A computed fold for a 409-nucleotide RNA from a Rhodospirillaceae bacterium, annotated as Bacterial RNase P class A. The sequence was found by an Rfam model in a public genome assembly.
């Protein structure tokens, strides 16, 4: 100087009018005390994602609580960090890049079951398209030689049988790979690496890493397939909820399903007894997704129509696993210990508008330069409980480290 990689900062400043809105203090004024109304002083007012709504949680309710399982859901290599997690940090293994760095849905295929289309001979239980082989067996196909005229003996040729999976073809993958050797060709058939299994030693908290030794060796892949192992998990949510005020009608018809037993009322009565969601008590029966122990808790339920009250206010509402600063521990991610600060809280929902002037960058013009002058332009996007993460979007500015590559010196 170009080219890239990772982290982090900001993402418009001033002034000047006019307006909103929280706190808080001063002054009026209204009212039964609270508390409202108006003025005015002072300070505070959208995000790094406020979005998604995808995960921890805080807190708030919740008749279902406790202790075991099973179902369901979730994570998934080792260590740490946190309140916590499916997140951060280190590592450790694998892939990817020349590197810096970057990706992984990263336990288990020797517990099981599934599934690998088409194309091939074959994709799990065996086979052989193309080939290769004259070593076995055959072949009266040829030649020799010998004979007791049946036929024997030798060369040759014929892939017929046989023997083969090295080599070529299919495919994502083909029953470990490379070389020697061996063989008739040929194969872990034998051997060295390599790979893969098992044991041992050594280094690390571990994941996992070196190494040495045996064994020719269980065909591969797939679990974001179903499963198996380890760990975790109550619902519902700020339209959660709590409180104040005020008002009515705890209204009425109608239908379905249910309504054990004892004793007492009430009311009929043909004096046998019926009726009755009454009152007490037993039993029972219902409460989670779902079982069992215990423990409490409730005991009519559903649907349809008609009518009536009420829909006003306050709080929850921001002092917090809080924000910045310096120290100290840690390789980090945090911790810890001192100090300072208070940094929105509306309630159909404030935080705004209007001018002017600078500004980072980029484009052009003049200029060796310094600089002057024109234009052009400012992204993504609005708190409604908060808080740790993640993941989407984002114009233009800047900063630090690192690597690759050219050039000088």
């Nucleotide at each position: 100087c170009c080219a890239g990689a990772u982290g982090g900062u900001u993402g418009g400043a001033u002034g000047a009018c006019c307006g909103c809105u929280g706190g808080u203090c001063c002054g009026g004024u209204g009212c039964u005390u609270g508390c409202g109304c108006c003025g005015g002083g002072c300070u505070g007012g959208a995000g790094g994602a406020a979005a998604g709504u995808c995960c921890g949680g805080g807190c708030u309710c919740c008749a279902u609580g406790g202790a075991a399982g099973c179902a369901a859901g979730g994570u998934g290599c080792c260590g740490g960090g946190u309140a916590a997690c499916g997140c951060c940090c280190g590592g450790c293994g694998g892939g990817g890049g020349c590197g810096a760095c970057c990706c992984c849905a990263g336990g288990g295929a020797a517990a099981g079951u599934g599934c690998c289309a088409c194309a091939g001979a074959a994709a799990a239980c065996a086979a052989a398209c193309c080939g290769c082989u004259a070593a076995g067996g055959g072949c009266u196909g040829u030649c020799g030689g010998c004979c007791u005229c049946g036929g024997c003996c030798g060369g040759c040729g014929c892939c017929c049988c046989a023997g083969u999976a090295a080599g070529g073809g299919u495919g994502a993958a083909a029953u470990g790979g490379u070389g020697c050797g061996g063989u008739a060709a040929g194969a872990g058939c034998g051997c060295a690496c390599c790979g893969c299994g098992c044991c041992g030693c050594c280094g690390g908290u571990a994941a996992c890493g070196g190494u040495g030794g045996c064994g020719g060796c269980a065909g591969g892949g797939u679990a974001a397939a179903c499963c198996c192992c380890a760990c975790c998990u109550g619902g519902a949510g700020c339209a959660a909820g709590a409180c104040c005020a005020a008002a009515u009608a705890g209204g009425g018809a109608c239908g379905g399903c249910c309504g054990u037993c004892c004793g007492g009322g009430u009311g009929a009565u043909u004096c046998g007894u019926c009726a009755c969601g009454c009152c007490g008590g037993a039993a029972g029966a219902u409460g989670g997704g779902u079982u069992u122990c215990c423990a409490c808790a409730u005991c009519g339920u559903c649907g349809u129509c008609c009518g009536g009250g009420u829909c006003g206010g306050u709080c929850g509402c921001g002092c917090g696993a809080g924000g910045c600063g310096c120290a100290c521990g840690g390789u980090a991610a945090c911790g810890u210990g001192c100090g300072u600060c208070c940094c929105a809280g509306a309630g159909g929902a404030a935080u705004g508008g209007u001018c002017a002037u600078c500004c980072a960058a980029c484009c052009c013009c003049g200029g060796c330069a310094a600089c002057g002058g024109g234009g052009c332009g400012g992204a993504c996007a609005a708190a409604a409980c908060c808080c740790g993460g993640c993941u989407u979007a984002c114009a233009g500015a800047c900063c630090a480290u690192c690597u690759g590559g050219c050039g000088c010196c």
The model forms 94% of the base pairs in the Rfam consensus. It matches the Rfam family "Bacterial RNase P class A". The family's RNA type in Rfam is ribozyme.